RNA sequence: ACCGACAAGGGCAAACCUGCCGAAAGGCAGGGACGCAAAGCCUUGAGUCUAAAGUUUAAACCUAAACCAUGACUGACAGGCUGCCGAAA
Numbered sequence: 001a002c003c004g005a006c007a008a009g010g011g012c013a014a015a016c017c018u019g020c021c022g023a024a025a026g027g028c029a030g031g032g033a034c035g036c037a038a039a040g041c042c043u044u045g046a047g048u049c050u051a052a053a054g055u056u057u058a059a060a061c062c063u064a065a066a067c068c069a070u071g072a073c074u075g076a077c078a079g080g081c082u083g084c085c086g087a088a089a
Base pairs, nucleotide, nucleotide: 003086004085011036012035016031017030018029019028020027021026034075040081041080042079044078045077047073048072049071054067055066056065057064058063
């Protein structure tokens, strides 16, 4: 350097439940542990989700439908930055 033990000391926390925020996707906090050696950070690429506002169409209106990210997701993937421990190979 790589790699990752039934190692040591620690860390994080899926589903689900409760409360709050949000139009929604989703987020935050508490509880809770399925898992995780980067399940730490960035949110760059690609991807996925949502559609308030906006646009278009129909319709007097009310409204409905379609499109759309400027809203989100990283615990599905790639990329960048950083990092604890040390058996075996």
Predicted 3D model of an 89-nucleotide RNA (c-di-GMP-I-GGC riboswitch aptamer) from a Bacillota bacterium. The sequence was found by an Rfam model in a public genome assembly. Its mean pLDDT, the model's own confidence on a scale to 100, is 83.